[in-house]
Context: one part of a larger RNA
Parts: sequence; structure tokens; C1' cells
RNA sequence: CUGGGCGUAAAGCGCGUGUAGGCGGACCGAUGUGUCAGGUGUGAAAUCCCCGGGCUCAACCCGGGAACUGCACUUGAAACUGUCGGCCUUGAGUACCGGAGAGGGUGGCGGAAUUCCUGGUGUAGAGGUGAAAUUCGUAGAUAUCAGGAGGAACACCGGUGGCGAAGGCGGCCACCUGGACGGUUACUGAUACUGAGACGCGAAAGCGUGGGGAGCAAACAGGAUUAGAUACCCUGGUAGUCCACGCCGUAAACGAUGAGUGCUAGGUGUCGCGGGUAUUGACCCCCGCGGUGCCGAAGCUAACGCAUUAAGCACUCCGCCUGGGAAGUACGGUCGCAAGACUAAAACUC
Repeated sequence: CUGGGCGUAAAGCGCGUGUAGGCGGACCGAUGUGUCAGGUGUGAAAUCCCCGGGCUCAACCCGGGAACUGCACUUGAAACUGUCGGCCUUGAGUACCGGAGAGGGUGGCGGAAUUCCUGGUGUAGAGGUGAAAUUCGUAGAUAUCAGGAGGAACACCGGUGGCGAAGGCGGCCACCUGGACGGUUACUGAUACUGAGACGCGAAAGCGUGGGGAGCAAACAGGAUUAGAUACCCUGGUAGUCCACGCCGUAAACGAUGAGUGCUAGGUGUCGCGGGUAUUGACCCCCGCGGUGCCGAAGCUAACGCAUUAAGCACUCCGCCUGGGAAGUACGGUCGCAAGACUAAAACUC
């Protein structure tokens, strides 16, 4: 490179926006780029292949043919592809109406609980465990009542539920703001898909500066356990967890399943919207669209399983894999304050 693959065997970039590029709906006309057919020229010789011949055979050599799958010119074809012109609405988008939602950002507000402080009641224990001890308490703890301070998180609702591209998002209210969905016709007229680079977003931990600090809690200290116990259990406890701004850029970032489009039995639950039927009305029931689950036909699969939310049948584009270890390491480069991240080998070995 050809080929074969990527749910679990090696393999889908964590996710998006989008550049180049690749690829791209229906009809008509033109052209003749690709494409196809014919002709001409060329495609050195040798080699390869076929036929024949010469060394006793063979290797080797000689003659002839074929071939040299290519290129150029030329004559044609016009389905497909490209290009140009025209036209269309089904792909895509816009407008209008409507409801759903923990989608994002900012500000404010609320109650429960923990802790601490003050005061009241009250007295000898409390706490903790398998059992204890460290610990707290007669300087009045624990318990209980009232008041206050402060930080963080939002029980029930809550769901097999919803929203978001992913990470993720959950008290209430207001403001700012993104997307999706349903319905109606009207409009634009292929404006589409994918996406190397690039750019942006990106849990937790970690880093920088400043704040904050109730609870929890790496490190650390002590008490236990134990042969030991640098642990599991207990009492404490600092970073951190929280906020603002700036970095980091990773993850079992998982559906371990890239994105898009079309096609291919059904059944059942649920969320959003609409139509029909019915009704005083909301339901029930039937149908449609969009999501989200379960079970299953064909088919696929090594099996497990997947199965209109495909891992089925196809096409387009991107990413990635190619025996195990060495190694996601070394070196170099880029990025980072650092931690480190990204890119990424070989010797050697099995």
C1' cells in the first nucleotide's frame, strides 16, 4: 500500500462551532472535463510469454511472433460525472401562533438542619464502639427553652420524568439569554452533509491572587485493633470543599457504540404538542409528530446481545486500529506558574 476492522477481543477524538477539502435533491437545455468506442503514431534493445532453432541435455544463446495494460493526436457517443444557462420544491432555512423544560447568566428572598455565641431551666455525666479508650464536662457539659451569628446545601414534590452538544443542570422570585418541539399557511429556492488544521466549551482534583470557612475532610496528631497496622473503627484536625478573577485540559469524559440521510414487522409504558370522537367541561378512546424506556420479527453477531433511539440494509464525510511487554515511556517539539498535558519511537525481549 492492498485488504480487514473499531459495543465487550487492538481500535470512535470528551463535546461543539466551523476553514480548506471531500461529497451532494428533481426536471430541461447546452457543452464534451472525466468516461466509453474506433483509427493513426509512438511505446529502443534486452527481459517476461508463445512458436521454432543451436551448444549431447539444461542453464545459456539465436530467429520469429505476441505483448509492452502507457502516452499523444484524431474521428465519434452523450447515459452517468463535471461545467454553464434555465426552472422546481420534497432536503435546508425564514416568518407567524402555541405550550413544555433542574438549559445558561445575574441579582434578591426563604425555611429545615449542623456548628458556635449569649441568657434561662437543670445535674453528673456526655460522647463513642464489636468492646473500649483518646475526647468533652462540677470553671456546670449532655439534655431542654429563648435569642443571636455565620457558612454550605436545598428534605418532601422527584419519576423507569425533564433540559443541555458534551461536561453537566434540582428551594422560591425577578431580569437578561440559548436551543428543541407542535401547529398554520406564506416566503427563499439546494442555501445541504461532513469536517484535516483552527477556534471555543469541558467533572473532580490541582495551581495563582484576594476573600470566605458552618459541616465535611487528604495530610497530620492521638486512641484502639493487630504478630505488626505507616490501614479498615474512634476522637481531633489543616489544605481543600464555597465566592471572584485567571490557569490547568484530564476521566470507566461510557451507550466503553463518531456525525448525517434514506430504507426495513410489531407490542407496551412514559414526557411534550396537535387533530378526531365524546362531553357542560376536564378525562376515557382513536390518529399524527417529536423525545425517552422496556419486550420482541426479519436480519446481524464469535457469543453475549443489538433490533425504526440498530450493533439490520445502503450511501457520504471525519477519527482511529494492525501481536504482548518495553510504553502512552525516552528523545525532540508545542503548551503550562507548576503539577503536568499533547504529539510519540527504538534497542531489547516473549